[in-house]
Parts: sequence; C1' cells; structure tokens
RNA sequence: UUCCGAAAAAGCCAAACCAUCCGUGAGGGUGGGACGGAAAGCCAACGGGUCUCACGACCAGCCAGUCAUUGAGACGGCCGGGUUGCCGGG
Repeated sequence: UUCCGAAAAAGCCAAACCAUCCGUGAGGGUGGGACGGAAAGCCAACGGGUCUCACGACCAGCCAGUCAUUGAGACGGCCGGGUUGCCGGG
C1' cells in the first nucleotide's frame, strides 16, 4: 500500500420499545434500552430507492382512495458510490 474479517482483545455505535421535547408530517434531539453493526463515521449539493407535505389529475358534492409530475423535505441502520478511519490476519 492492497485484500480479507476466521479466532482474539481494547474500545465504539445503538434497532424495536419507553419517557420527554421539536416538527402539519415523513422524522429528529435528549435520556433509558439493545436488535444488530467492521465503517451503523461523514457526504441527501453523487446516483437510485422508499416515505412525507403542498400543488395537480382521476373519481367526485366533500373526505377517503389511486396516479404522475413539479416544488419543498425525511431516511446514511434501503442499495450503490465518494471520503476518512480502529483492531487483527494474508
């Protein structure tokens, strides 16, 4: 430098759920809590995906439901990509 994560060690993160706060919402912050994780560090102004809100169309009296585009957002613990990095092994 590159590939890998079998065994091990030191640490790290923290799903669901609960409490509380913020947000119309998807969700987010904090505390508790651990299902898991080798990048579950960072990038959403890298691509795709999913979701939310608004607008629109279908139906139509409205709501609900469905669909697509546009706009604004959410998810990095959906996938790929970029970038940095611990331990160990080849």
The RNA shown here (c-di-GMP-I riboswitch aptamer) has 90 nucleotides and comes from a Pseudomonadota bacterium. NCBI's taxonomy places the organism under Bacteria, Pseudomonadati, Pseudomonadota. Of the family's consensus pairs, 94% are formed in the model. The coordinates come from a structure-prediction model, not an experiment, and the mean pLDDT is 81.